[in-house]
Context: one part of a larger RNA
RNA sequence: GAGUAACGAUAAAGGAGGUGAAAAUCCUCCUCGCCGAAAGACCAAGGGUUCCUGCGCAACGCUCAUCGGCGCAGGGUGAGUCGGCCCCUAAGGCGAGGCCGAAAGGCGUAGUCGAUGGGAAGCUGGUCAAUAUUCCAGCACCGUUGAUUGCUGCGAUGGAGUGACGGAGAAGGCUAGGCGGGCCUGGCGUUGGUUGUCCAGGUUCAAGCCCGUAGGCUGAGGCCCCAGGCAAAUCCGGGGUCUCAAGGCCGAGAGGCGAUGUCGAACCUCCCUUAUACGGGAGGGAAGUCGUUGAUGCCCUGCUUCCAAGAAAAGCUUCUAAGCUUCAGGCAAUCACCGACCGUACCCCAAACCGACACAGGUGGUCGGGUAGAGAAUACCAAGGCGCUU
Numbered sequence: 001g002a003g004u005a006a007c008g009a010u011a012a013a014g015g016a017g018g019u020g021a022a023a024a025u026c027c028u029c030c031u032c033g034c035c036g037a038a039a040g041a042c043c044a045a046g047g048g049u050u051c052c053u054g055c056g057c058a059a060c061g062c063u064c065a066u067c068g069g070c071g072c073a074g075g076g077u078g079a080g081u082c083g084g085c086c087c088c089u090a091a092g093g094c095g096a097g098g099c100c101g102a103a104a105g106g107c108g109u110a111g112u113c114g115a116u117g118g119g120a121a122g123c124u125g126g127u128c129a130a131u132a133u134u135c136c137a138g139c140a141c142c143g144u145u146g147a148u149u150g151c152u153g154c155g156a157u158g159g160a161g162u163g164a165c166g167g168a169g170a171a172g173g174c175u176a177g178g179c180g181g182g183c184c185u186g187g188c189g190u191u192g193g194u195u196g197u198c199c200a201g202g203u204u205c206a207a208g209c210c211c212g213u214a215g216g217c218u219g220a221g222g223c224c225c226c227a228g229g230c231a232a233a234u235c236c237g238g239g240g241u242c243u244c245a246a247g248g249c250c251g252a253g254a255g256g257c258g259a260u261g262u263c264g265a266a267c268c269u270c271c272c273u274u275a276u277a278c279g280g281g282a283g284g285g286a287a288g289u290c291g292u293u294g295a296u297g298c299c300c301u302g303c304u305u306c307c308a309a310g311a312a313a314a315g316c317u318u319c320u321a322a323g324c325u326u327c328a329g330g331c332a333a334u335c336a337c338c339g340a341c342c343g344u345a346c347c348c349c350a351a352a353c354c355g356a357c358a359c360a361g362g363u364g365g366u367c368g369g370g371u372a373g374a375g376a377a378u379a380c381c382a383a384g385g386c387g388c389u390u
Stems, first nucleotide, its partner, number of pairs: 013031006032387004040367004046347002050345001051075006060068002080141002082343003086119003092113003098107003122139005142339002145336008153324002158319005166306004172299003177293005182203006188196001205261001208257003215250004219244008228236002263288001267284006307310001353362002369381004
């Protein structure tokens, strides 16, 4: 220079009360304003205690601070079913032998790893200051093992089927959600009117089990033969023949049970708190239906169509080989036991991640209500969250 620039989005504050040494900045209430396909809610990644409570204010916070993602202390993350681990494989990695190479090493078979993919099973309600599909209540489901009973050709690292998949387009059937009527509870105006076609609030419920619908796919069954499926096969495939015109598979939703339960406003009872306020906790507790609209969700990994022709393996089903066949094994029902280990707090379009910062930047997925509207545009609002730390 200079007490100058700046104090990081122009979404915005005002009042009252409280706490305190001290209050524009912390807490509570009232009014105002902003977002609302987000500036709300939930995950993944990443972070790693930032979560909750108590006590603090040196430093950190662009001012203040009694406050805080700050300091100190204590507390907090509960799983057979969520995710991982596990089984399986993709690109790719490693790689016994092997091939190559002065050496180091390179490539690569069998294998073995490797999810961003495939593979068993859980919902609703309640609860803590802080966790919950994990605790509690109720109602479920899966798998291994064992036992009992009944039936019985079982058997794989091998064969076959399935798993199993692209883009685009269109229609139908549904549901979530929304809206309205009805129903339930309360209200009747401090100011002219308001017993009315009035006002306000509420009208909630899953998995699972039973049933097998809208619809989609496929002819089905018996017998005989066979150079194929590296051996075998009753399986798959190929051929022939006979019988029958329904048989099978997939499949939302609705309906019934689940639920004599759960939730549930006003109101009532009891308890706590500094005052009959306000607030908090416990208990009781009404209605709980009909219509309409309607998805980008489900049926649908479907259907139609196109050419560039759109993973694999395990698993599951089935077939036999060796072998075993009063055993073992297989199938079904019932019952019993068991189901370890790791993650789980909190932030997550952000003051907690990546940007040296409490940085107007960046960051994948899910939900996404109302009125107007073609709409996830836009505008105003709900739930919820904020007024961006001078």
This is a predicted structure of a 390-nucleotide part of an RNA (large-subunit ribosomal RNA, domain III) from a Gammaproteobacteria bacterium. Lineage of the source: Bacteria > Pseudomonadati > Pseudomonadota > Gammaproteobacteria.